[in-house]
Two RNAs folded together computationally: RNase P RNA and transfer RNA, 427 nucleotides in total. It holds a member of the Rfam family "Bacterial RNase P class A". It is annotated as a ribozyme. Its mean pLDDT, the model's own confidence on a scale to 100, is 79.

RNA sequence: GAAGUUCGCCAGGCAGCCGCUGUGAGCGCAAGCUCAUGGAGGAAAGUCCGGGCCCCGCAGGGCAGGAUGCCGGCUAACAGCCGGGCACCGCGAGGUGACGGAAAGUGCAACAGAAAACAUACCGCCGAUGGCUCCGCAAGGAGAUCAGGUAAGGGUGAAAUGGUGGGGUAAGGGCCCACCGCGGACGUGGUGACACGGACGGCAUGGCAAACCCCAUCCGGGGCAAGGCCAAAUAGGGGAGCGAUGGCGUGGCCCGCGCCGCUCCCGGGUAGGCUGCUAGAGGCCGCUGGCAACAGCGGUCGCAGAGGAAUGGCUGCCCACGACAGAACCCGGCUUAUCGGCGGACUUCCCAC
RNA sequence: GCCGGCAUAGCUCAGCUUGGUAGAGCAACCGCCUUGUAAGCGGUAGGUCGUCUGUUCGAUUCAGACUGUCGGCA
Numbered sequence: 001g002a003a004g005u006u007c008g009c010c011a012g013g014c015a016g017c018c019g020c021u022g023u024g025a026g027c028g029c030a031a032g033c034u035c036a037u038g039g040a041g042g043a044a045a046g047u048c049c050g051g052g053c054c055c056c057g058c059a060g061g062g063c064a065g066g067a068u069g070c071c072g073g074c075u076a077a078c079a080g081c082c083g084g085g086c087a088c089c090g091c092g093a094g095g096u097g098a099c100g101g102a103a104a105g106u107g108c109a110a111c112a113g114a115a116a117a118c119a120u121a122c123c124g125c126c127g128a129u130g131g132c133u134c135c136g137c138a139a140g141g142a143g144a145u146c147a148g149g150u151a152a153g154g155g156u157g158a159a160a161u162g163g164u165g166g167g168g169u170a171a172g173g174g175c176c177c178a179c180c181g182c183g184g185a186c187g188u189g190g191u192g193a194c195a196c197g198g199a200c201g202g203c204a205u206g207g208c209a210a211a212c213c214c215c216a217u218c219c220g221g222g223g224c225a226a227g228g229c230c231a232a233a234u235a236g237g238g239g240a241g242c243g244a245u246g247g248c249g250u251g252g253c254c255c256g257c258g259c260c261g262c263u264c265c266c267g268g269g270u271a272g273g274c275u276g277c278u279a280g281a282g283g284c285c286g287c288u289g290g291c292a293a294c295a296g297c298g299g300u301c302g303c304a305g306a307g308g309a310a311u312g313g314c315u316g317c318c319c320a321c322g323a324c325a326g327a328a329c330c331c332g333g334c335u336u337a338u339c340g341g342c343g344g345a346c347u348u349c350c351c352a353c
Numbered sequence: 354g355c356c357g358g359c360a361u362a363g364c365u366c367a368g369c370u371u372g373g374u375a376g377a378g379c380a381a382c383c384g385c386c387u388u389g390u391a392a393g394c395g396g397u398a399g400g401u402c403g404u405c406u407g408u409u410c411g412a413u414u415c416a417g418a419c420u421g422u423c424g425g426c427a
C1' cells in the first nucleotide's frame, strides 16, 4: 500500500426568525399572555420471544396444548448474551450450526431398481458339493450349468449392509491379517460437553423426529381498549315519608293489601372527566471482582408523556451534501429497513528499509 | 395500541394433519348441434401454489423471516 475479519461509536453542524407541545412561575374574571425550561430512535418498526405492572375462579398436583433441547456461566426472565466442546466453511483473522433419543414403539421412502430393511440374486462370476452328458476297465478327466454358491464387478437410486491393501478361495465374502473407521467398557485430564491412551470386540438394528412419538426442563389465562376513582341528563331499581283519602285492581261491602301520584335519600351503570403515565432491572464516570457476558461499591445527572394526538417551517454560512424512518404502559432481547462516516484490535499478500 | 385469520388457474374454492411434483365449478378458446344465438355435448390451453431462507433425497404441504389483505377489542 492492497484486500479482508471483528468490535464499538455517529446519524448533518452553527446562527437568526416564525410556529407546536409538556412542566414551573407571574399576570388576568376568563379566553389567554409573558418568562424560564424539556421535547423521538438505533431501530421509536415487526409484535417474534422474555419479564415488570394490573385484573380474573389466587394458579398446589394431574391431563391436554405449547415452547426449549451439546456443556458451563450471566440474568428479573428468555428462543437472549458470554465462554467452551464438537461438526462444517475459510490460506488466515474468523464465520455458521433447531447440536437430546432411530437399540421403546408406530410410520414414511414417489420414480427407478433384483432388492428400500427379518434384506435380496437382474446382469455378471463360480460350478468346490449333489445330480446330468461324454471319455476311461478303474482311479480319474472333460463339458454344459439343473440344483446351488457368491455382494468382488456392472447397472438403479438421494440412500444398497464399513474403507484400502494383502492372504485365502471353485468364485467370493471380516473368512483371516495390517492400517484407518466403528462399538461398549477401562484408565488419565477436565466442573462438564468432550479429548487423549493402550488393550478388547470382526462389525452388530442404515436414513428421516422442522413425521407421530419418547426423555428432560419450563409455561395458569388475559392484556393499559389491563385496571382504579369521580360521575350528569333520561329510563329503570331499593328505602323512608306525605296525602282532603284522589284514581285503578282484588272483593258482595268495609278494613286491609298492591299499583299509580308528590318529596327526600341510597346504590349500580352510560355519556363525560381524572388516573394508570413515566425515577426506571435508568444514563454517564471511576474503582474492584471476573477471560467475558455481568455483578458490587462510590460519585454524578434529571432525560418526551400526548389524547385527533406536539418535536415543524423559512433564511444565511460550512461540509463528507444528509439514508431508513416518528414514541402512545414500561423494560431486556431477537428480527427486519438503513446514504454514508469515524475509531480500536487482528489476518493475508505485495513493496521499501 | 393489543389480539387473531387468510394468500393455490381470469374469478370462487379443494388439496396442506401420511411431504412424492395440483384439481373442481364458472369464465376463455376450438369443434359438434341450430336457419342463427343461448342452453347442451366433446375437447384444449392456462399455475414461479404471495416472496425469501432453511429442514429433507424431494416442500403447495414442515419451520423461520418478510409482504399484502381481512376481522375482533372502546
Stems, first nucleotide, its partner, number of pairs: 001349010012318007020039008041324001045335002048333005053223004065219005070084005085099001086097004100214002105212002107208002122154002124150003129147002132143004162180006181203001182201002186197004227275004237266006246260005282301008319322001354426007363379004373410001381397005403419005